[in-house]
Molecule: c-di-GMP-I riboswitch aptamer
Organism: Alicyclobacillus acidiphilus NBRC 100859
Order: sequence, then structure tokens, then C1' cells
RNA sequence: UUAGCAACAGGGCAAACCUAUGGGAACGUAGGGACGCAAAGCCACGGGUCUAAUUGAUUUGAUCAAAAGAUAGCCGGGCUGCAACU
Repeated sequence: UUAGCAACAGGGCAAACCUAUGGGAACGUAGGGACGCAAAGCCACGGGUCUAAUUGAUUUGAUCAAAAGAUAGCCGGGCUGCAACU
């Protein structure tokens, strides 16, 4: 320098759940907490999934449909990157 991540060291992140808070919701943020993660760092570009305040349809029954909302810890893609070890 390149490749790898089975095992090892130092460190890193933090699911469920609880509390507070923002939101109509999905969900986000902060604290606690650890199921996991070698990109669980960043980007909604493609697909998927979730939500439906709002809009539309049915036409008064609440249901159905639709992202412009959410998810990067669903998959793919793009950008960036520390240390140890082999």
C1' cells in the first nucleotide's frame, strides 16, 4: 500500500422497553437501557414497508384510495471513514 473481518485489544454506535418532549399519525429528539452492528457514519436516488393531518371517491356509513410525511437498524445504489489483527 492492497485485500479481508473468523478470532483478539482500545474505543464507537445503541433495538425492545421506561421517562420527558415534538408531531394528526408513522416516527423524531433527549435521558436511562442493551437486542444487536465493521460502516448501526452521511444521502430518500431506485424498490419495499409504515402512516394519512390533508386531498379525492363512495354519499352520510365510516370505509377505501393517494405521499408531498416517515423509515439509512428492510434491500440495492451513491459519498466519506478510525484503530487493532490476519